[in-house]
RNA sequence: CAUCGAGAGAGGCUGAGGGAACCGGCCCUGUGAAGCCUCGGCAACCUGCCCCCACGGCAAGGUGCCAAUCCCGGCGGGCUUCGGCCCGAAGGAUG
Numbered sequence: 001c002a003u004c005g006a007g008a009g010a011g012g013c014u015g016a017g018g019g020a021a022c023c024g025g026c027c028c029u030g031u032g033a034a035g036c037c038u039c040g041g042c043a044a045c046c047u048g049c050c051c052c053c054a055c056g057g058c059a060a061g062g063u064g065c066c067a068a069u070c071c072c073g074g075c076g077g078g079c080u081u082c083g084g085c086c087c088g089a090a091g092g093a094u095g
Base pairs, nucleotide, nucleotide: 001095002094003093004092009039010038011037012036013035017028018027019026022074023073024072025071040066041065042064045062046061047059048058049057050056070091075088076087077086078085079084
């Protein structure tokens, strides 16, 4: 600096937590959490190729990812039928 409302899971080992941290909420989890391994998949940031260039397209080597919007809120602003809704920030993740 860019993106974060899309997308994509089976098996094995193991055995109680997990959803970044704190608080609150909500949710997932012995019909097996987290972790590790194998295989598979998604996506297209980097990369390669096509193209005069751009746009665009193709591939998938390096990353990343595969419950829920980054699960939601916390701070600020706007609206409100007072239930909440919308926008932004902060923090975070990935490149």